[in-house]
Molecule: RNase P RNA; transfer RNA
Organism: uncultured Erythrobacter sp.
RNA sequence: CCAGGGGGCCGGGCAGCCGCGUGCCGCGAGGUGCGAGGAAAGUCCGGGCUCCACGAAACGAGGGUGGCGGGUAACGCCCGCCGGGCGCAAGCCCAGGGAAAGUGCCACAGAGAGCAUACCGCCGAUGGCCUCUCACGAGGAUCAGGCAAGGGUGAAAGGGUGCGGUAAGAGCGCACCGGGGCGCUGGUAACAGGGUCCGCAUGGCAAACCCCACCCGGAGCAAGGCCGAAUAGGGACGGCGUGCCGGCCUUCGCAAGAGGGGCGGCGGGGGUAUUUCGCCUCUGAUCGUCCGGGUUGGCUGCUCGAGCUGCGGAGCGAUCCGUAGCCCAGAUGAAUGGCUGCCGCCGCGGCGCUGAUGGGUUCAUAUCGGCCGCGGAACAGAACCCGGCUUACAGGCCUCCUGGCACU
RNA sequence: GCCCGGGUAGCUCAGUGGUAGAGCAGACGACUGAAAAUCGUCGUGUCGGUGGUUCGACUCCGCCCCUGGGCA
Numbered sequence: 001c002c003a004g005g006g007g008g009c010c011g012g013g014c015a016g017c018c019g020c021g022u023g024c025c026g027c028g029a030g031g032u033g034c035g036a037g038g039a040a041a042g043u044c045c046g047g048g049c050u051c052c053a054c055g056a057a058a059c060g061a062g063g064g065u066g067g068c069g070g071g072u073a074a075c076g077c078c079c080g081c082c083g084g085g086c087g088c089a090a091g092c093c094c095a096g097g098g099a100a101a102g103u104g105c106c107a108c109a110g111a112g113a114g115c116a117u118a119c120c121g122c123c124g125a126u127g128g129c130c131u132c133u134c135a136c137g138a139g140g141a142u143c144a145g146g147c148a149a150g151g152g153u154g155a156a157a158g159g160g161u162g163c164g165g166u167a168a169g170a171g172c173g174c175a176c177c178g179g180g181g182c183g184c185u186g187g188u189a190a191c192a193g194g195g196u197c198c199g200c201a202u203g204g205c206a207a208a209c210c211c212c213a214c215c216c217g218g219a220g221c222a223a224g225g226c227c228g229a230a231u232a233g234g235g236a237c238g239g240c241g242u243g244c245c246g247g248c249c250u251u252c253g254c255a256a257g258a259g260g261g262g263c264g265g266c267g268g269g270g271g272u273a274u275u276u277c278g279c280c281u282c283u284g285a286u287c288g289u290c291c292g293g294g295u296u297g298g299c300u301g302c303u304c305g306a307g308c309u310g311c312g313g314a315g316c317g318a319u320c321c322g323u324a325g326c327c328c329a330g331a332u333g334a335a336u337g338g339c340u341g342c343c344g345c346c347g348c349g350g351c352g353c354u355g356a357u358g359g360g361u362u363c364a365u366a367u368c369g370g371c372c373g374c375g376g377a378a379c380a381g382a383a384c385c386c387g388g389c390u391u392a393c394a395g396g397c398c399u400c401c402u403g404g405c406a407c408u
Numbered sequence: 409g410c411c412c413g414g415g416u417a418g419c420u421c422a423g424u425g426g427u428a429g430a431g432c433a434g435a436c437g438a439c440u441g442a443a444a445a446u447c448g449u450c451g452u453g454u455c456g457g458u459g460g461u462u463c464g465a466c467u468c469c470g471c472c473c474c475u476g477g478g479c480a
Base pairs, nucleotide, nucleotide: 001404002403003402004401005400006399007398008397009396010395012343013342014341015340016339017338018337020035021034022033023032024031025030037379041390042389044388045387046386047385048384049220050219051218052217062216063215064214065213066212067081068080069079070078071077082096083094084093085092086091097211098210102209103208104205105204106203119151120150121147122146123145126144127143129140130139131138132137159177160176161175162174163173164172178200179198180197181196182195184193185192186191224300225299226298227297234291235290236289237288238287239286240284243266244265245264246263248261249260250259251258252257267283268282269281270280271279272278307326308325309324310323311322312321313320314319345376346375347374348373349372350371351370353369355368356367357366409479410478411477412476413475414474415473418432419431420430421429426463434450435449436448437447438446456472457471458470459469460468
């Protein structure tokens, strides 16, 4: 210098003028303090807080998490380690428990797809057939049969490579690799190493049902609490009042009559129904006083908190401990802004300005630099509060590491 | 602010691991003097986007985008 990887940070600065929200001071005019973010976003996880439910715990249902150890208030987050994959490396990625507990699926293609199969192929040892031979035997074809090496299908075909073996083959035998069982050593553990036994039928999918281990009560500040006028509606008490007609039963009474209960019809109110009919249900539909709930609204919850900064210590680290200092938005149709000047950044255009590289020998402007002018400056914006994750982000800075080239 | 649902052809909707369908609409043809109706034939899709699981994804999982509704 080129290429790449990890981590951290900034998100324009200063000044003047005019505004906005809020706390405090002031009788007032006014003064003074503070005033968005790394994501305030998505609302995806976890907690605080509040209300509701519930003897406690356990089981069950439903949901979630999933290598091991640690951190934390907690987590699906973070740190360290293990295993697998990618990369020459720095380093990056992994929903990373269980498939001999069970169920299910594996389309198409293919002979065969789940206690598998024989299409092409290889063989013809054995039995049979044909030819030659007196015979022993030799040769041929492949009917029975043997095989799974090779081809072909597929995402996947029942360990892989090599040697031996055989008629041809095959863990059939052997060596190495892979796999499984048992115990040993190291490690808290995941796991690693080596030993020994087993020739080793028992794929893949659990982000299919499921099994195992662990975790979770529900709702959310529009939670919750307080105040609360008028109208309408609800309840209690009191006043006034008890719709009309016709039977029935019963009590009192000599009777006339009075009281109670119940039925039917008419009228009326309510419900159902698109409407009429019908059906169900009620027989106060009036006034006053009081009570409770509560709409619009107001106050509260509301911001000092798992807080921020510095220093010291423990730890590889996440993080924790100690100590000193600090106060850092609380709006609610919702404040946190606008203009100007200077500086800094980026882009475009102009000027050869002559500092550097290059051409070249006094021109030119290709690159860097200089001066002038014009323009631009991301993603986005608190709404009860925290810890994370994810997503968006113009431009820029710092630091560590890896590979390569050149020079010393 | 908080909480639910949806996205598949021009429109309305099915499809819940194995080649994406139905109705309407559209195009062409037949019938008719002409049209409507009817009959026949046909096309139509990055399954909202992007990653992952899987041999294979509209379907299962994560993250984004768009859109509808509810709560005082």